[in-house]
RNA sequence: AGAGUGAUAUAGAUGAUCGCGUCCCGGCUUAUUGUCGGGGUGAGGAAAGUCCGAACUCCAAAGGGCAGGGUGCCCCAUAACAUGGGGGAGGUGUGAACCUACGGAAAGUGCCACAGAAAAUAAACCGUCCCGACUUGUCGGGAUAAGGGUGAAAAGGUGGGGUAAGAGCCCACCGUUCUUCUGGUAACAGAAGAAGCCUGGUAAACCCCAUCCGGAGCAAGACCAAAUAGGAGAGCAGAAAUUGCCCGUUUCGCUUAACUCUCGGGUAGGUCGCAUGAGUUCACCAGCAAUGGUGAACCAAGAUAAAUGAUCAUCCUCGACAGAAUUCGGCUUAUUUAUCACUUUGAUU
RNA sequence: UGGGGAGUCGUCUAGUGGCAGGACGCAUGGCUCUGGACCAUGCAACCGGGGUUCGAAUCCCUGCUCCCCAGCCA
Numbered sequence: 001a002g003a004g005u006g007a008u009a010u011a012g013a014u015g016a017u018c019g020c021g022u023c024c025c026g027g028c029u030u031a032u033u034g035u036c037g038g039g040g041u042g043a044g045g046a047a048a049g050u051c052c053g054a055a056c057u058c059c060a061a062a063g064g065g066c067a068g069g070g071u072g073c074c075c076c077a078u079a080a081c082a083u084g085g086g087g088g089a090g091g092u093g094u095g096a097a098c099c100u101a102c103g104g105a106a107a108g109u110g111c112c113a114c115a116g117a118a119a120a121u122a123a124a125c126c127g128u129c130c131c132g133a134c135u136u137g138u139c140g141g142g143a144u145a146a147g148g149g150u151g152a153a154a155a156g157g158u159g160g161g162g163u164a165a166g167a168g169c170c171c172a173c174c175g176u177u178c179u180u181c182u183g184g185u186a187a188c189a190g191a192a193g194a195a196g197c198c199u200g201g202u203a204a205a206c207c208c209c210a211u212c213c214g215g216a217g218c219a220a221g222a223c224c225a226a227a228u229a230g231g232a233g234a235g236c237a238g239a240a241a242u243u244g245c246c247c248g249u250u251u252c253g254c255u256u257a258a259c260u261c262u263c264g265g266g267u268a269g270g271u272c273g274c275a276u277g278a279g280u281u282c283a284c285c286a287g288c289a290a291u292g293g294u295g296a297a298c299c300a301a302g303a304u305a306a307a308u309g310a311u312c313a314u315c316c317u318c319g320a321c322a323g324a325a326u327u328c329g330g331c332u333u334a335u336u337u338a339u340c341a342c343u344u345u346g347a348u349u
Numbered sequence: 350u351g352g353g354g355a356g357u358c359g360u361c362u363a364g365u366g367g368c369a370g371g372a373c374g375c376a377u378g379g380c381u382c383u384g385g386a387c388c389a390u391g392c393a394a395c396c397g398g399g400g401u402u403c404g405a406a407u408c409c410c411u412g413c414u415c416c417c418c419a420g421c422c423a
Base pairs, nucleotide, nucleotide: 001345002344003343004342005341006340007339008338009337012315013314014313015312016311017310018309020042021041022040023039024038025037026036027035028034044321048332049331051330052329053328054327055326056217057216058215059214063247064246065245066244068213069212070211071210072209073087074086075085076084077083088102089100090099091098092097103208104207108206109205110202111201112200125148126147127144128143129142130141131140132139133138134137156174157173158172159171160170161169175197176195177194178193179192180191181190182189183188221272222271223270224269231263232262233261234260235259238252239251240250241249265422266421267420279298280297281296282295283294284293285292286291316319350419351418352417353416354415355414356413359373360372361371362370367403375391376390377389378388379387396412397411398410399409400408
């Protein structure tokens, strides 16, 4: 100097003028509203996607079973999670480091195109070996699975013994499975012994095992006000809560249907929910860490057609992605600049 | 704001793990005096990225675009 890995921070700054939302104080106003004056405050790290998890609210209560869905190595953290931390195993990279949907294929079922002898109760195209026949290099019968060939994938691997040729047929080492012991909370690791090995892949195929899940969502829901056609049609002795189904429970209704559904009609206003919270910052303590505990300080947008802007001046490195709408905890995606630590390549000393 | 659904040639569609097919349209050629119709041939696509698998339009994750539904009262 180039290429990279991880972590952290940042999100133009300062001042002036005008304007907008909201809150507080004061004046005018009978009062609300309104208006005038003064003061406070006013987007994000992702406010985004709506992918997970909760709070909160309603479904009278929210029970049992089936179905359906989520999760899936171990331990911990947390209100909870598909999130986070630490660890194990496997994998990728020269490396710093990073990734993992990582339970079960010996419960069962399915699938594995083409090629190939055979794609799973193993099998035999070429080959190797033995026997027989004769036309002496072919045919027939048998043995074998080491070698070749096919394929994404072919029945443990390497070496030796053995054999007609071969083969876990036998032996050694490696791998696999099982048992015992040791270490560890555990996943798992290590050691010893046994078994010739016993059974391809696929579960982001059905499925099995373990575990979790009632439904809807702030247009939830509560209250006030305004308006009118308590109008029409259909439905069953049942219907609804209840959502895919069943059981149980409860509620409503049983013919003028007042119940359910569909159509039609009216309205398009206000208040609350809605900003003190699993809150923020700092310090100390516990813990490897995520995180938790204690103490102190602080209060930091709240609109409803919807505010957060414009102009000027100065400075700089000349400014990316992007705009709250019930609220939190995460994940994912978009994106500017900078710093620190580390790795690697090249050159020079 | 919340909920649900869909993306395949230029257009409409089929395909639910094993060579992406059809219709209309387009291009070229034939037929005709010429055009149309007709006949033959051809071009042309899985919304983007990543993963699972031997193999993905199809299964999973993530992003993008489009469409639909939802107020209150009696």

This is a predicted complex of two RNAs, RNase P RNA and transfer RNA, with 423 nucleotides together. Rfam match: Bacterial RNase P class A.